[in-house]
Molecule: Lysine riboswitch aptamer
Organism: uncultured Phascolarctobacterium sp.
RNA sequence: AGAUAGAGGCGCGGAAAGCAAUAGUAGCCUGUGGAGCGGGAGUGAAGAAGCAGGGGAAAGGGCCUACGCCGAAGUGCAAUAGCAGCCAUGUUGUUGUGCUGGGCUUACAGCGAAUAGCUGUCGGACUGUCGCUGCUUAUGCAGCGGAGGGCUAUCU
Numbered sequence: 001a002g003a004u005a006g007a008g009g010c011g012c013g014g015a016a017a018g019c020a021a022u023a024g025u026a027g028c029c030u031g032u033g034g035a036g037c038g039g040g041a042g043u044g045a046a047g048a049a050g051c052a053g054g055g056g057a058a059a060g061g062g063c064c065u066a067c068g069c070c071g072a073a074g075u076g077c078a079a080u081a082g083c084a085g086c087c088a089u090g091u092u093g094u095u096g097u098g099c100u101g102g103g104c105u106u107a108c109a110g111c112g113a114a115u116a117g118c119u120g121u122c123g124g125a126c127u128g129u130c131g132c133u134g135c136u137u138a139u140g141c142a143g144c145g146g147a148g149g150g151c152u153a154u155c156u
Stems, first nucleotide, its partner, number of pairs: 001156006009070001011069003018063002028054005036043002039087002073100012101127002104124002107121005129146007
């Protein structure tokens, strides 16, 4: 240097089924009402908003189970392709590149229907691992530092 195997732990990921929530919301129908509604484009007396009644979703987000995994994966930027949409816009994938060892958590910001949850930043304690120093002593403890391009084992 290469190959194979492996460890971290509230570890990581995506699809499908189910569940809750979204929501008694949107859209639909009837009555009433009588000029607005909509980000704009538009739409509306061939009846807007609102109100009452009827009937009544889905997507995105979450949980759970099993499965696949341990740069697992996440995220910023750029390019590009697709999907939804009338546009604005939103969203997904691919490629390149930067950052992040891992989860937890205060605060803040963004997304979100959300007090759920997710993402990011600062801080905090925790944890795996390697290095250095000290103590202990044959295995641990403490302090400091590093980063997954790391660490452990085996083979070449």